[in-house]
Context: one part of a larger RNA
Molecule: small-subunit ribosomal RNA, central domain
Organism: uncultured bacterium
RNA sequence: CUGGGUGUAAAGGGAGCGUAGACGGCGAGGUAAGCCUGAAGUGGAAGCCCGCGGCCCAACCGCGGAACUGCUUUGGGAACUGUUUUGCUGGAGUAUGGGAGGGGUAAACGGAAUUCCUGGUGUAGCGGUGAAAUGCGUAGAUAUCAGGAGGAACACCGGUGGCGAAGGCGGCCUACUGGACCAUAACUGACGUUGAGGCUCGAAAGCGUGGGGAGCGAACAGGAUUAGAUACCCUGGUAGUCCACGCCGUAAACGAUGAUUACCAGGUGUCGGGUGUCGAAGGACGGCCGGUGCCGCAGCGAACGCAGUAAGUAAUCCACCUGGGGAGUACGUUCGCAAGAAUGAAACUC
Numbered sequence: 001c002u003g004g005g006u007g008u009a010a011a012g013g014g015a016g017c018g019u020a021g022a023c024g025g026c027g028a029g030g031u032a033a034g035c036c037u038g039a040a041g042u043g044g045a046a047g048c049c050c051g052c053g054g055c056c057c058a059a060c061c062g063c064g065g066a067a068c069u070g071c072u073u074u075g076g077g078a079a080c081u082g083u084u085u086u087g088c089u090g091g092a093g094u095a096u097g098g099g100a101g102g103g104g105u106a107a108a109c110g111g112a113a114u115u116c117c118u119g120g121u122g123u124a125g126c127g128g129u130g131a132a133a134u135g136c137g138u139a140g141a142u143a144u145c146a147g148g149a150g151g152a153a154c155a156c157c158g159g160u161g162g163c164g165a166a167g168g169c170g171g172c173c174u175a176c177u178g179g180a181c182c183a184u185a186a187c188u189g190a191c192g193u194u195g196a197g198g199c200u201c202g203a204a205a206g207c208g209u210g211g212g213g214a215g216c217g218a219a220c221a222g223g224a225u226u227a228g229a230u231a232c233c234c235u236g237g238u239a240g241u242c243c244a245c246g247c248c249g250u251a252a253a254c255g256a257u258g259a260u261u262a263c264c265a266g267g268u269g270u271c272g273g274g275u276g277u278c279g280a281a282g283g284a285c286g287g288c289c290g291g292u293g294c295c296g297c298a299g300c301g302a303a304c305g306c307a308g309u310a311a312g313u314a315a316u317c318c319a320c321c322u323g324g325g326g327a328g329u330a331c332g333u334u335c336g337c338a339a340g341a342a343u344g345a346a347a348c349u350c
Base pairs, nucleotide, nucleotide: 003322004321005320006319007304008303012318014201015200016199017198021194022193023192025088026087027086028085029084030083031082033081034080035077036076037075038074039073040072041071042070049065050064051063052062053061054060091191092188093187094186095184096183097182098181103177104176105175106174109171110154115149116148117147118146119145120144121143125136126135162169163168206247207246208245209244210243211242215241216240220236221235222234223233258317259316260315261314262313263312266295267294268293269292270291271290272289273288275286276285277284278283299306300305323350324349325348332343333342334341335340
C1' cells in the first nucleotide's frame, strides 16, 4: 500500500459555512471520449509456460507452439458513464397562511436572599465542629425592627419538557434578528450530497487594558486532626468569578456513536402543528407530519448491548486507526503578549 476497521478493545475532526474535487433524480434526441465487438499492423531475440528432441540422467542446449494481457490505425454497436440539446416534478428551493420555543444581540425594570452602613429595642454571649479552637462580642456583638448602599444570581413554574450547528441558553418587558415545524400546492426546474485546504463560531480556566467587587473563593495565614498533614474539617482571605473591548482555541468539547439519503415487525409516553368520526359541551376514539424518551422483533454484535433517533440493510463523500512504553515527548515549522496550542518523529526497550 492493500485489506480490515473506528459506542466501550487503536481509531469520528469540538461545531458550522463553504472552495477545489468526488458522487448524483425521471424521459427523449444527438455524439462516441470511456465501454463492447471485428479486422490490419506492431508487440526484437533470449527467458517464463506447454509439447517434442540432443548430450547415459540432470543442469545445459535445440526445434515447434502458446503467450507477450500492450500500442497504433480502421469498420461497426449505443445499454451504462461522459458530453450536448430539449423536456419533467418526485430531490432541493421559493411563495402564501399559521402557531410553538430559556435560539441570538442590545436596552430598561422587578422581588426574595446574602453582606455592609445608619438608627431603635435588648444583654452576654455569638459562631463553628465528630469534639474543639482560631475568629467576632460590654468600644454593646448574635437576635430583632426600620431605613439606606451595592454586587451577583434569578426560588416556585421546571418536566428523560423546549430551543440552538456545536459550545450552550431559564425573573419580567421592549426593540432588532436567525433557524426549525405544520398547512396550501401557486412558482423555479436537479438549482443536490459531501467537503482536502480555507473562513467563522467555540465551556471553564488563563492573558492584556480599563471598570466593578455582595457572596463564593485557587494562592496564602491561622485553628484543629494526625506519627506527620504542605490535605480532608473550621475561621479568615488575594487573584478570579461580574462588565466592556481584545486575545487564547483547549475539555470525559460525550450519545466516548461524522454528514446526507433510502429501505427494514410492533408497543407505549411526551412536545409542536394539521386532520377525520362521535358528542350540546368538557371531551373520547382514530389517522398524518416533525421532534424527544422508554420497551422490544428481525438483523447486527466479542460481549455489554444497539434496534425506524441503529451499533440493521445499502449508497456517496470526508476524517481517523494499524502492538505497549518512549510520547502527544524531541527537533523543525506555523500561530500566540505569555501560558501554551497545532503539526509530530526516532534511538532504545518489552